A computed fold for a 1395-nucleotide RNA from a soil metagenome, annotated as small-subunit ribosomal RNA.
The RNAcentral record of the sequence draws on SILVA.
The prediction has a mean pLDDT of 80.
[in-house]
RNA sequence: AGAGUUUGAUCCUGGCUCAGAGCGAACGCUGGCGGCAUGCUUAACACAUGCAAGUCGCACGAGUACUUUCGGGUAUUAGUGGCGGACGGGUGAGUAUCGCGUAGGGAUUUAUCGUUGGGUGGGGGACAACCUUGGGAAACUGGGGCUAAUACCGCAUGACGCCUGUGGGCCAAAGCAGCAAUGCGCCUGAUGAGGAGCCUGCGUUCGAUUAGCUUGUUGGUGGGGUAAUGGCCUACCAAGGCGACGAUCGUUAGCUGGUCUGAGAGGAUGAUCAGCCACACUGGGACUGAGACACGGCCCAGACUCCUACGGGAGGCAGCAGUAGGGAAUUUUCCACAAUGGGCGAAAGCCUGAUGGAGCAACGCCGCGUGCAGGAUGAAGGCCUUCGGGUUGUAAACUGCUUUUAUAUGUGACGAAUAUGACGGUAGCAUAUGAAUAAGGAUCGGCUAACUCCGUGCCAGCAGCCGCGGUCAUACGGAGGAUCCAAGCGUUAUCCGGAAUUACUGGGCGUAAAGAGUUGCGUAGGUGGCAUUGUAAGCGAGUAGUGAAAGCGUCCGGCUCAACCGGAUAAACAUUACUCGAACUGCAAAGCUAGAGGAUGAGAGAGGUUAUUGGAAUUCCCUGUGUAGGAGUGAAAUCCGUAGAUAUAGGGAGGAACACCGAUGGCGUAGGCAGAUAACUGGCUCAUUCCUGACACUAAGGCACGAAAGCGUGGGUAGCAAACGGGAUUAGAUACCCCGGUAGUCCACGCCGUAAACUAUGGAUGCUAGCUGUUAGAGGUAUCGACCCCUCUAGUAGCGAAGCUAACGCGUUAAGCAUCCCGCCUGUGGAGUACGGUCGCAAGACUAAAACAUAAAGGAAUUGACGGGGACCCGCACAAGCGGUGGAGCGUGUUGUUUAAUUCGAUGGUAAACGAAGAACCUUACCCAGGUUUGACAUCCUUGGAAUUUUGCCGAAAGGCGAGAGUGCUUUUAUUAGAGCCAAGUGACAGGUGUUGCAUGGCCGUCGUCAGCUCGUGUCGUGAGAUGUUUGGUUAAGUCCAUCAACGAGCGCAACCCUUAUAGUCUGUUGUAUUUCUCAGGCUAGACUGCCCUGGCAACAGGGAGGAAGGGGGGGAUGAUGUCAGGUCAGUAUUACCCUUACAUCUGGGGCUACAAACACGCUACAAUGGCCGGUACAAAGGGCAGCCAAGUCGCGAGACGGAGCAAAUCCCAUCAAAGCCGGUCCCAGUUCAGAUAGCAGGCUGAAACUCGCCUGCUUGAAGUCGGAAUCGCUAGUAACGGUAGGUCAGCUAUACUACCGUGAAUACGUUCCCGGGUCUUGUACAAAAUAAAUGCGCCUGGCAGUGCAUUGGACUAAGUGGUGUAAAUCCACUCUAGUAGCUGCGAGCAGGGC
Repeated sequence: AGAGUUUGAUCCUGGCUCAGAGCGAACGCUGGCGGCAUGCUUAACACAUGCAAGUCGCACGAGUACUUUCGGGUAUUAGUGGCGGACGGGUGAGUAUCGCGUAGGGAUUUAUCGUUGGGUGGGGGACAACCUUGGGAAACUGGGGCUAAUACCGCAUGACGCCUGUGGGCCAAAGCAGCAAUGCGCCUGAUGAGGAGCCUGCGUUCGAUUAGCUUGUUGGUGGGGUAAUGGCCUACCAAGGCGACGAUCGUUAGCUGGUCUGAGAGGAUGAUCAGCCACACUGGGACUGAGACACGGCCCAGACUCCUACGGGAGGCAGCAGUAGGGAAUUUUCCACAAUGGGCGAAAGCCUGAUGGAGCAACGCCGCGUGCAGGAUGAAGGCCUUCGGGUUGUAAACUGCUUUUAUAUGUGACGAAUAUGACGGUAGCAUAUGAAUAAGGAUCGGCUAACUCCGUGCCAGCAGCCGCGGUCAUACGGAGGAUCCAAGCGUUAUCCGGAAUUACUGGGCGUAAAGAGUUGCGUAGGUGGCAUUGUAAGCGAGUAGUGAAAGCGUCCGGCUCAACCGGAUAAACAUUACUCGAACUGCAAAGCUAGAGGAUGAGAGAGGUUAUUGGAAUUCCCUGUGUAGGAGUGAAAUCCGUAGAUAUAGGGAGGAACACCGAUGGCGUAGGCAGAUAACUGGCUCAUUCCUGACACUAAGGCACGAAAGCGUGGGUAGCAAACGGGAUUAGAUACCCCGGUAGUCCACGCCGUAAACUAUGGAUGCUAGCUGUUAGAGGUAUCGACCCCUCUAGUAGCGAAGCUAACGCGUUAAGCAUCCCGCCUGUGGAGUACGGUCGCAAGACUAAAACAUAAAGGAAUUGACGGGGACCCGCACAAGCGGUGGAGCGUGUUGUUUAAUUCGAUGGUAAACGAAGAACCUUACCCAGGUUUGACAUCCUUGGAAUUUUGCCGAAAGGCGAGAGUGCUUUUAUUAGAGCCAAGUGACAGGUGUUGCAUGGCCGUCGUCAGCUCGUGUCGUGAGAUGUUUGGUUAAGUCCAUCAACGAGCGCAACCCUUAUAGUCUGUUGUAUUUCUCAGGCUAGACUGCCCUGGCAACAGGGAGGAAGGGGGGGAUGAUGUCAGGUCAGUAUUACCCUUACAUCUGGGGCUACAAACACGCUACAAUGGCCGGUACAAAGGGCAGCCAAGUCGCGAGACGGAGCAAAUCCCAUCAAAGCCGGUCCCAGUUCAGAUAGCAGGCUGAAACUCGCCUGCUUGAAGUCGGAAUCGCUAGUAACGGUAGGUCAGCUAUACUACCGUGAAUACGUUCCCGGGUCUUGUACAAAAUAAAUGCGCCUGGCAGUGCAUUGGACUAAGUGGUGUAAAUCCACUCUAGUAGCUGCGAGCAGGGC
C1' cells in the first nucleotide's frame, strides 16, 4: 500500500466481498510447563446453608463461673450507656439530567482529628436489667414493685456565643483509671484540614412522520421553611417564561479518566483499575444522627416465599462462597488476619468474605521445552512416474553428546519493625537417573504462501466474493506431498480500518444518484466595495492557575529475559484569569464613488389587461340551376343521395382560429405570447451629464404566478374530438384505416398545482485567444441620401485557442479559473409505495419509510452482429430468352412401416444415382444355426517335426477322427546348432466396423474464386481501439491511380503451371503413297493498350488499324484469416472408457433387393421439327494378356465354333458412331406414338442365377395427348439435341458417374423488385450476437373469478376498561362512627386538640 467482482473487450460511476488489528468472548479439533492478569456481557430472575459490623467492664447496675487473705480479684455477658453500623463491599435498573465532565461562584454546615481561648459549681426525679403476676402456638407483650450511670431534667455562672424592636432577652457541663505524678474524658467558643450540601458558563444519543409547551407556570412583595440561596412552600399582585441556535413529546443510554482502531481527523466503546452518580424485593414515608430519607435499621402498602395451634407472625445475596433457572457462555459452599487498611478500645485485644493468598478455566498476554552433532546403500515402506527415475529425505536406523523440562532425594529464603508467615517445606540451590515425560491445527482455483494421484459424475458435496461438480475436478471426499502458524490452530459473533462509500482534513449534481417549474417578491440567516480614526469581541504573543492517580510516550531500574512491577519526566486535550499587539474580520464614528438606485433625452418589441372591429375558410339554413351519383380506402364497406345529394350561384345564421408578412427574428421571471384599432399598464436597451452614497448578493420557512388535462357553477358549441356506436383489417383486433359522435376544446368566476415545466445545465460578481451571422441603439467615416464600411454597448445563434471532462462534449451565453449564498445526491429493486400528517369538492398533490430480495443496476465510448434503416456495387440474383422438374410409367436413393435381420453412417442451404468406381456366395459390419479359445493376424519362450504331398470315414461346410509317402539349405570331425516353415503347450498378449467426431490428428463440405484478412514502425486515443484498409476515380479484383498521418510489408487477387486456338523450326515409327500437307513429340515466336484518334492529372475507358487471336483470347488446376463444437472414431491413425470360452474368430443359409404411404435425383415418352423401312456421309477420346479378339463358318438374334494378330500411332474393341442427308411409307388416332407389365423359347458369366443377374427372339401392349401451386439449369462452340469411350467389374440392375466428339441456337431494355454477397454510413436495452410465422412443453408476468391459510390495514362489535354527562352508582362537599403510619403544640412525664 491494495485486490476480486457488471462487459465480447474498454474507461467511468457505483455497490458487494477479501487481506489488518482488537475482544470479559463462545464453538470445533488438539493439549507439556511456568509467570502475570482476567472470569454471569443473559433473568436489577428466585434463593437452601454458612459467613460478610461490631466493639468498649478505664461510663453503669446486675447475673454466672473460678478463686480468695472474705476486703476483694480474674474471666465472661443479657441489659442501660458511648462510638461505629452514612465507611468498606455489590450492581447499573432508573436517569438526556447541573447526572457527569470542565471552569468558576458564594448564601452554608461539618462527628472524629490538628492548633488555640475559657469553663467543668450545686441539686433532682425516673426507666431497663432484676423480682413478681398475666396474655400468646410463636414472634413478642401487658400490669405491679426495686435500682445505677459519662442515660435524663431543672438551678447557678454566663461571653469573644445566639436572638434583637438595640431597650434588652436566651443557652453549658460528667466523670473514669491510677498509690501518685498524671492520663483519658466532658461543656462552650475561634481556627485549620479534609468531607458534604447549593448555584452558574460551556460540552454531553437519535427522531420534525414530535411544533408549539407552561398556571406554581415566569417575576415581584409579605410570611413560612432549610445548615444554607431559591416558587422550596403559601397568600396577594403582574402576565409573564421556554421554543426552528429545536422547546414539548417519543426512543435509547449510567457519565468520565480511559480502551480498541486509525497516518491523522475521526469512528466505535465505557469489562477489570480509578473518580462521580444512582440503586438495594417493588412503591411511598419519615425517625435517629455530625452525616441517611440508610444494602445486612424502622413504619406502611404491594407481589412472592416460609412458619402457624388459623387468632397471628417471619423474610429480602445488585456482600463472599454456593443453588435453581435463563443462556452460546463465566470459577471454590477454600486458607488467613502474617502483611496493607478499617471499626471499637487507655491498652491487651476483638471484629473485618475489605484485603492477602491458594483452588478451577489455554479465557488472554509473556517466556521455556518437546533435544543437539554426525550419519547415503540416498535402506525399507508410502506416493507419483515419461518405468529411466523422482519424492518423503539426513528424515529414520546407527554412532557420539547434553539434561532446560521431568522424576527422586537433600537443603531452603525475601516478604518482619522486638515478637508474629495464611501463602509454604513454596520460590531458589545442590545431587542422582535417563532422550528419557511432552505436537497439533488450518489451508493448498484466483484474491492468497502452498500440487499431484485415486474415487464421485450438476450426484454427494464445497463456497468469504467470483464461482466449482453433467466421466481426465490442482475447487467435492480420501491419500501422498507442500505451505502457514504453533500449545495452540481454525470457525462464528461484534467493533474500527481498508471505505475519499457522508468527503472538516477529503466527494459530487448536462447524459451515471443528484439544480426545486419560475428567484418572481421577500423575512430570518449567511456573505459583502474604497479609505480614516477609535475599540479590542474574534485573532496573535507572554505570564500564572487548573487539567486526580493509574494509563499512553521517553529514559532508568527490579523479577535469569519478557509479560508484569517501581522511579523520573515530557506531551496531549483543553480551559480560566491578567498583561501586551492591532495586519485582517467584527463593532462605533465621520467620509468617498467604481457596486446599486434615481433624474434627463431617445428607442424596439406576438410583454400584460379590457373594449371595439375585419376578411378568408368550414358547417348549417333558405332560394335558384341541375341529375345520378357522392363520400371514403391499399382495396372496400358502413354513410349521404330520386323525399333531388355532390357540383354551382345568390342570400342569411353562428362559433372558433387568424394565411401571406414569418425569420436558429422579437418580448416576457418562468408557464407562455401572433388579424387590426383604441384605452390603461409592467419590464428592458442606448446616450448624456447631474443626484443619493453600499442603500448590495443570496435566500430556509412565507407570499405570488404557473402548459395541458381534470373538477364546480352559469353560458356557448362552427370545426375537431377521449368515451361510445357502426364498417373494415385480422387467427383474434377491446388498435392502427373509414363513417358517425358525447364530454371537452371557447367565455365568466372559483379550484387543482402537476409535465421530457429541458439548455435534462440554480442565482450573483470578476477574470481568461479569436472568427462569422443576426436583432436593437449610439458614435465615426462616407454620401444628394437612411446604402456600404469601421467602432462601442445590450441580446441571440454557428465554429473554435487555452483549460475542463469517464467520454460525449462545453468553451466570454462555460460544463474553464475563483469567491459568496441556496437547493439536492449516496448500489439496485421494494417505492416516490405503505402508514401518519398538511392541502384539495374529487381526482389527487406535497412530505416520506421499513421488512424483504439481490451482485449488480447504470453512464459514455469501441469492435462486431442484426434492422420489415440509408447510399453505392456485384452475381444466370431478377428481368429478356431456351430447355426442364413438379402430372405418367420405370430406375435409383431416402423417410416411414414391416421383419429373425431388413448392418451402419449422411438429415435445410452444405443429407437423399451421398460413403457405394458396381450387395447372387464373397463383400458383410446384420439375423439364424453349427464350431474354435494364445485364437483368422503380430512378437517372444519351451517341446516335437523339414516343408510338402497322396488318401479313407463323418459333416451343409467349417472342422473332426485316421492311414501312407517324404527329408531339403547353412554349419560342425560327429552328436548337434542356426535360418525358414508346420504342429502342440504356456503366459505376456492378440483381436473388437464396441462407445464418445462434444477428447483428437488428418482429410473434406460450406460461406466462396467472394475480395477480403492481417502485421511492423509511426501517429491519434486514459483505454478497448482507430489510422493504414477511409475519400474521389477505375477495375473481374484491397486491380491500379490521385489524395491523405501515414510509410511499408505479409496471406489472398493477378502472374508463374497444364490444356486449347496461329506460325516457325527440329525430329519422323507403328502415322503419311515419296516431297508439300496432315499427324505425333519437343523447342521457339506471338498480345504488350505496343501503334493511331478521342476523353482524363493519372490509372484507365471508348473507337480504329494490323493480326490466327485484342484488351483476363477460351478452359482447367490453384480456395486467404476465419465461420458452422458442420461431416467422418465405418478408410487409416489416436486419448479415455468398455468386452476377453466373447462385443473376438471360422463356416452354411438368410438379410441388406421387404412395401400402405411420402420425398429427392434421373431415364423413357406423350409424337409429323415425328415413327418405321431402304440407301448414303463425317469424329474425338479411350481400353486391352486370367485381356482385346480379326478373317472365315453356323444361328433371325443374343451368341457359338474358330484361331490369325496385338503388352499395341502397328493388332483388336471398332463397319469406328448417331443425329445428319437422299428416297419411300404412315396422316393426327391412345395411332405404324409410347413402351410398362406379362407369357413362351433361347444365349452368356459364374461352384451356384429360387429368394436376387444381364442379353436375344416371338407374342402381350398399361399409364401417358406436354403436366396445379411451386421450382431448377444455362450468356457461345454455351444451352439444347445426338451418339462414343472408360473406371469399378467373373457377370450385372449404368437410365448413375467421369471423359469425348458431332449438330448447334435465342436473349440481356435494365437494376425498381426477390435471393446471396461486398464497401461506407446510421440505430441498437443484441454479444450463445435472425425471429413480426405455426405447434407443443416448461418458466415468468399481468388481469378476472373461486376456496383455504397467514399477515397487515379499515369498519362494526361482546366482556372489560378510560373519558364526559347525569335520573341511579361513583367522586367531591358536609355530618356521624370506627381506625390510624404520622404531624403539631419550647419541653421529659402527663393531659388534650386536629386530621